[in-house]
RNA sequence: GGUGCUUUGGCUCAGUUGGUAGAGCACAUCGUUCACAUCGAUGGGGUCACUGGUUCGAGUCCAGUAAGCACCACCA
Numbered sequence: 001g002g003u004g005c006u007u008u009g010g011c012u013c014a015g016u017u018g019g020u021a022g023a024g025c026a027c028a029u030c031g032u033u034c035a036c037a038u039c040g041a042u043g044g045g046g047u048c049a050c051u052g053g054u055u056c057g058a059g060u061c062c063a064g065u066a067a068g069c070a071c072c073a074c075c076a
Base pairs, nucleotide, nucleotide: 001072002071003070004069005068006067007066010025011024012023013022019056027043028042029041030040031039049065050064051063052062053061
């Protein structure tokens, strides 16, 4: 340098054919307990990596950029 894959909440990951962004864990509050843990209820937290485009509408489609991983090529 080329090709492919990945990027979504604090972490691990879903998200189908473009149509209101979700789960588990974690966190906070409350209940339960003498207390802790467990369990139950409720709640907060997201510019969907970045920029632009297409579209009535983009996490999803297109182009570019960045980071990571794998393979290939080149130089020494």